RNA sequence: GGGGAUAUAGUAUAGUGGUAAUACGCCGCAUUCGCAUUGCGGAGACCCGGGUUCGAUUCCCGGUAUCUCCA
Numbered sequence: 001g002g003g004g005a006u007a008u009a010g011u012a013u014a015g016u017g018g019u020a021a022u023a024c025g026c027c028g029c030a031u032u033c034g035c036a037u038u039g040c041g042g043a044g045a046c047c048c049g050g051g052u053u054c055g056a057u058u059c060c061c062g063g064u065a066u067c068u069c070c071a
Base pairs, nucleotide, nucleotide: 001070002069003068004067005066006065007064010024011023012022013021018054026042027041028040029039030038047063048062049061050060051059
């Protein structure tokens, strides 16, 4: 220098044009003499900019970051 992949709650992963899911973590309540466990409930996220579309996390373009291959 060129090619490819990835980017989603604090962490790890799903999802895929129409309300964004699960586990752990966090908060509250119940349980306990208390802690832990367990049960119930809750808050919390689509890398950035533009385009297409009635509607974009999803499709297209560009950028950034990470990983990887070639040189």
Molecule: transfer RNA
Organism: Candidatus Uhrbacteria bacterium RIFCSPHIGHO2_02_FULL_57_19